[in-house]
RNA sequence: GGGCGUUUAGCUCAGGGGAAGAGCACUUCGUUGACAACGAAGGGGUCGUUGGUUCAAAUCCAUCAACGCCCA
Repeated sequence: GGGCGUUUAGCUCAGGGGAAGAGCACUUCGUUGACAACGAAGGGGUCGUUGGUUCAAAUCCAUCAACGCCCA
């Protein structure tokens, strides 16, 4: 320098046009002498950036960035 992949909650990951979920973690309550486990309830996301397409974008397109793989 060229090609490809990944980027979504604190962590690990789903979701591939109709607007975001799970598990774990976290908070409160119950239970216990206390802790764990268990049960109930709850909080947390500009979906990496900036543009574009669309009535509508996490999802499609371009760009940049970070990380990884391959080629030179």
Model confidence (mean pLDDT): 83 of 100. Transfer RNA from a bacterium, 72 nucleotides, folded computationally. Its Rfam family is "tRNA". Its family is annotated with triplet codon-amino acid adaptor activity in the Gene Ontology. By type it is a transfer RNA.